[in-house]
RNA sequence: UCGCACUAGGUGGGGAGUCGGCGGUUCCCUGUACCUGCAAUCCGCCAUAGCAGGACCGAAUUCCUUGUUGCGGGGUUCCCGUCUAUAAGAAGUGUAUCUGUGAUUAUGUUGAGAAUCGGGUCUCGUGCAAUGCGCCCUUGUAAACCCCGUCAGGUCCGGAAGGAAGCAGCGGUAGCGAGUCAGCGUGUGUGCCGCGAAGCUGCCUGGUUUGAGUAUGAAUGGAUGUAACCUUAUAUUCAGGCAAUCACAAGGCAAGGUGUGCGG
Numbered sequence: 001u002c003g004c005a006c007u008a009g010g011u012g013g014g015g016a017g018u019c020g021g022c023g024g025u026u027c028c029c030u031g032u033a034c035c036u037g038c039a040a041u042c043c044g045c046c047a048u049a050g051c052a053g054g055a056c057c058g059a060a061u062u063c064c065u066u067g068u069u070g071c072g073g074g075g076u077u078c079c080c081g082u083c084u085a086u087a088a089g090a091a092g093u094g095u096a097u098c099u100g101u102g103a104u105u106a107u108g109u110u111g112a113g114a115a116u117c118g119g120g121u122c123u124c125g126u127g128c129a130a131u132g133c134g135c136c137c138u139u140g141u142a143a144a145c146c147c148c149g150u151c152a153g154g155u156c157c158g159g160a161a162g163g164a165a166g167c168a169g170c171g172g173u174a175g176c177g178a179g180u181c182a183g184c185g186u187g188u189g190u191g192c193c194g195c196g197a198a199g200c201u202g203c204c205u206g207g208u209u210u211g212a213g214u215a216u217g218a219a220u221g222g223a224u225g226u227a228a229c230c231u232u233a234u235a236u237u238c239a240g241g242c243a244a245u246c247a248c249a250a251g252g253c254a255a256g257g258u259g260u261g262c263g264g
Base pairs, nucleotide, nucleotide: 001264002263003262004261005260006259009057010056011055012030013029014028015027016026020046021045022044023043024042034054035053036052037051038050063257064256065255066254067253068252069251072248074246075245076244077243078241079240081238084235085234086233087232088231089230092229093228094226095225096224097223098222099221100220101219105215106214107213113210114209115208116207117206118205119204120203121202123197124196125195126194127193128191129190130188131187132186133185134184135183137179138178139177140176141175147172148171149170150169155164156163157162
């Protein structure tokens, strides 16, 4: 150095998540990379950290180490937005109270407004009226559900005198129906009504005095509050960032390293 056989090793790796930790199942990235079984109410292990079974490659383009580049996801800070809480703020918007100015329109010497004297509206009592009901009253009817009086005739008892019950009729009564002018009692979601009392300046109105304003209120000023909006600060929730930084890191590139036996 070549050939054959074998061995270490390899036949994917990484981030997130989970976990005391490691690996796998899961999601994502890389991109092609043996097979079968197991597993989120998880599975298998313990720093030599998936287990079990099988297959292939095999000392190099393939294994190992270092450097570089770097997909990708992650942490922290910052920025921006957002939810919530707390504190402060009355400059602004809004809003509450008070007080001014006041457009417009209407009204006013045919008398505004004010003052004063009355009345009404409101409440209570009462009267009157209206109206409902009951009673009283008038009238009709009237007891086959056993009412009263008088009871012809007839019936019964009696030797007789006489006595008893009692239908019809007549007269009444309870009841039923109608009327209800007047009377009595009682009630009222009643009243252009009367009287008395109370009430009170809200409204309406009359008289008297005075004699020029009064009502409406678009818009707006001021004072005092109010933290709803808003502003500021702090904390916090949830997103975003081609911001900064940190560690990890697939894949690529470069350099280096790694056997055993036999034979030529």
RNAcentral holds the sequence, with entries from ENA. Predicted 3D model of a 264-nucleotide RNA (Bacterial large signal recognition particle RNA) from Anaerofustis stercorihominis. The organism belongs to Anaerofustis, within Bacteria. Rfam family: Bacterial large signal recognition particle RNA. The family's RNA type in Rfam is non-coding RNA gene. From the family's description: The signal recognition particle (SRP) is a universally conserved ribonucleoprotein involved in the co-translational targeting of proteins to membranes. The model forms 90% of the base pairs in the Rfam consensus.